[in-house]
RNA sequence: GCGCGUUCUCAGGGCGAGGUGAAACUCCUCACCGGCGGUAUCUGCUCUUUGCAGCAGGAGCCCGCGAGCGCCUCGUCCCCCCAGGGGCGAGGGUCAGCAGAUCUGGUGCGAUGCCAGGGCCGACGGUCACAGUCCGGAUGAAAGAGAUCGCGU
Numbered sequence: 001g002c003g004c005g006u007u008c009u010c011a012g013g014g015c016g017a018g019g020u021g022a023a024a025c026u027c028c029u030c031a032c033c034g035g036c037g038g039u040a041u042c043u044g045c046u047c048u049u050u051g052c053a054g055c056a057g058g059a060g061c062c063c064g065c066g067a068g069c070g071c072c073u074c075g076u077c078c079c080c081c082c083a084g085g086g087g088c089g090a091g092g093g094u095c096a097g098c099a100g101a102u103c104u105g106g107u108g109c110g111a112u113g114c115c116a117g118g119g120c121c122g123a124c125g126g127u128c129a130c131a132g133u134c135c136g137g138a139u140g141a142a143a144g145a146g147a148u149c150g151c152g153u
Base pairs, nucleotide, nucleotide: 001153002152003151004150005149007147008146009145010144016030017029018028019027031133032132033122034121035065036064037063038062042057043056044055045054046053047051060120061119068098069097070095071092072091073090074089075088076087077086078085079084102118103117104116105115106114124136125135126134
């Protein structure tokens, strides 16, 4: 250094202005926000190798992942002749259904990532009115990141 494991810590941002209305941070016009890993023609640094070099950073809409919803399984209670349905709780990611959304021009060997311009997307429940931005589950969970100790190599 690498692999496996232990313990601990950390791990999400955003409605400002105007309009309509009895009522909207929910509608309309303008505005604002962008989790984690990967990828790299951009940026910075390093070099006795000046390179298609090494290291660090770098995508909401490229490839994956997460929470949430759904789905499945089990337990339990209720309705019920049965079949079937419903409530509550637990488990499942080798269930992946929802899980979203990018084009045009430029540069270049090479770009959905760079430069310029335009466009688009955002769980569930709640609400005097339809929510990415308010309230709630959530002082939760978690992709993962860092540290730590042990074993192996």

About this RNA
This is a predicted structure of a 153-nucleotide RNA (FMN riboswitch aptamer (RFN element)) from Mitsuaria sp. WAJ17. The coordinates come from a structure-prediction model, not an experiment, and the mean pLDDT is 79. It matches the Rfam family "FMN riboswitch aptamer (RFN element)". Gene Ontology term of the family: FMN binding.